The prediction has a mean pLDDT of 76. A computed fold for a 372-nucleotide RNA from a Myxococcales bacterium, annotated as Bacterial RNase P class A. Its Rfam family is "Bacterial RNase P class A". Rfam classes the family as a ribozyme.

[in-house]
RNA sequence: CGAGGAGGACAAGGUGAUCGCGGCGGCGGCUCUCGAGCGGUCGUCGAGGAAAGUCCGGGCUCCACAGGGCAGGGUGCUGGCGCAGGCCAGUCAGGGCGACCUGAAGGAAAGUGCCACAGAAAGCAAACCGCCCGUGCUCGCACGGGCAAGGGUGAAAGGGUGCGGUAAGAGCGCACCGGGCUCCUGGCGACAGGGACCGCACGGUAAACCCCACCCGGAGCAAGGCCGAGCAGGGACGCACCCGGAGGUGGCAACACCUUCGGGCAGGGGUAGCCCGCCCCGUCCCGGGUAGUGCCGCACAGAGGAAUGAUCACCACCCGGCGAGAGCGAUCGACCCGGGGACAGAACCCGGCUUACGACCUCGCUCGACCG
Numbered sequence: 001c002g003a004g005g006a007g008g009a010c011a012a013g014g015u016g017a018u019c020g021c022g023g024c025g026g027c028g029g030c031u032c033u034c035g036a037g038c039g040g041u042c043g044u045c046g047a048g049g050a051a052a053g054u055c056c057g058g059g060c061u062c063c064a065c066a067g068g069g070c071a072g073g074g075u076g077c078u079g080g081c082g083c084a085g086g087c088c089a090g091u092c093a094g095g096g097c098g099a100c101c102u103g104a105a106g107g108a109a110a111g112u113g114c115c116a117c118a119g120a121a122a123g124c125a126a127a128c129c130g131c132c133c134g135u136g137c138u139c140g141c142a143c144g145g146g147c148a149a150g151g152g153u154g155a156a157a158g159g160g161u162g163c164g165g166u167a168a169g170a171g172c173g174c175a176c177c178g179g180g181c182u183c184c185u186g187g188c189g190a191c192a193g194g195g196a197c198c199g200c201a202c203g204g205u206a207a208a209c210c211c212c213a214c215c216c217g218g219a220g221c222a223a224g225g226c227c228g229a230g231c232a233g234g235g236a237c238g239c240a241c242c243c244g245g246a247g248g249u250g251g252c253a254a255c256a257c258c259u260u261c262g263g264g265c266a267g268g269g270g271u272a273g274c275c276c277g278c279c280c281c282g283u284c285c286c287g288g289g290u291a292g293u294g295c296c297g298c299a300c301a302g303a304g305g306a307a308u309g310a311u312c313a314c315c316a317c318c319c320g321g322c323g324a325g326a327g328c329g330a331u332c333g334a335c336c337c338g339g340g341g342a343c344a345g346a347a348c349c350c351g352g353c354u355u356a357c358g359a360c361c362u363c364g365c366u367c368g369a370c371c372g
Base pairs, nucleotide, nucleotide: 001368002367003366004365005363006362007361008360010358013315014314015313016312017311018310019309021046022045023044024043025042026041027040029038030037031036032035048343052354053353055352056351057350058349059348060220061219062218063217072216073215074214075213076212077090078089079088080087081086091105092103093102094101095100106211107210111209112208113205114204115203128151129150130147131146132145133144134143135142136141137140159177160176161175162174163173164172178200179198180197182195183194184193185192186191224296225295226294227292233286234285235284236283237282241264242263243262244261245260246259247258248257249256250255267281268280269279270278271277317340318339319338320337321336325332326331
């Protein structure tokens, strides 16, 4: 110097100007159905490490719920912590020259199933080519027997390498490696190391059923509660009362009461006149639901699904070019010129995980090249 590894911290780079958006508060304006709506202006606040995926949990809300079992689902090496499929430390396996990284990592000796194609044979194995022995003859084939080392098939063929052995072979014998079983040692444990014995018995598959251990109510802020137009629906519009005229009775009178007529309030219109009833319009009332940038839930960003931005200037940073200069050298590199700035956008809150992505810092971490 290049290529990596691990860890950390940051992230619209900073300042200014001019426009712009959303919430809240102040001042003032306009509008109307008088409680709101719409502008203006000033102040103040206004995204993230992942706000994302919605994978796993907790809070909160509503629903369900004696207890036990079955069914169903999830998790699955060991120890610790945790609400959490997470974190920390280890073990084993796999990857990398290495620093290191990755792991859906229980049980196949409880039982059942499956193992395509190819291949002779795929499970209490088998013999296609081949090797060896014998016999025969038409002399390179047939038959009988032995073998499983070599070839071939396959994801997988009943340990591997070597020596001995043999007709050829074979754990047939031996050594080492692997495996089983048992004992010892270390470790809380997963497991590791060592010794004795056993020629080797137990192919693979559990993201096949299954077995074992532990765990698990459902739905979600469109939860849930409240307010509530317009339209549609239902009900009332009557008795009475008031004013004036006439008459009667009582009273000295004012006046009171009764009868009757006209007017007001008794809504308007239609149904051939009148009354009832019905229909339309109107006024008032009623309860439920809906709309709603409604209110609460709800937050020192926060609504409605929607706001949180843009442009310019200067500075800083990074990359490329040039190469003044520095150094014994590998190399470093001023000024100047050109270019660049990621992923992404809260919506009830919080904790984990995963995925996307820019640039920086640290390392007594690794590998390589070059120089002294």